[in-house]
RNA sequence: UUCCGAUAAUGGCAAACUCGGAGAAAUCCGGGGACGCAAAACCACGGGUCCUCGGCCGCUUAGCAAAGCGGCACGGACGGCCGGGCUGUCGAA
Numbered sequence: 001u002u003c004c005g006a007u008a009a010u011g012g013c014a015a016a017c018u019c020g021g022a023g024a025a026a027u028c029c030g031g032g033g034a035c036g037c038a039a040a041a042c043c044a045c046g047g048g049u050c051c052u053c054g055g056c057c058g059c060u061u062a063g064c065a066a067a068g069c070g071g072c073a074c075g076g077a078c079g080g081c082c083g084g085g086c087u088g089u090c091g092a093a
Base pairs, nucleotide, nucleotide: 004091005090012037013036017032018031019030020029021028022027035080042085043084045083046082047081048078049077050076051075055072056071057070058069059068060067061066
């Protein structure tokens, strides 16, 4: 230095839930709170999952308008879904 990860040590993060806020929503931010995590630090490149205000198309009710349902494209979210990139603490076997 690399691999690896211990009933080690210093510490770190923070699920569900809850209060406040943002958003159409998924979800995110802050406080409380700890299920857990050796990268549960950072990054949407690949896969996957989730959302759908607005746009387009189709169908239904319907005289028009309007409402509802389905689909498509765009867009968005998830790093604590997996892979990958990249950085970091310690040093037993």
Model confidence (mean pLDDT): 85 of 100. This is a predicted structure of a 93-nucleotide RNA (c-di-GMP-I riboswitch aptamer) from a Desulfuromonadales bacterium. NCBI's taxonomy places the organism under Bacteria, Pseudomonadati, Thermodesulfobacteriota, Desulfuromonadia, Desulfuromonadales. The model forms 95% of the base pairs in the Rfam consensus.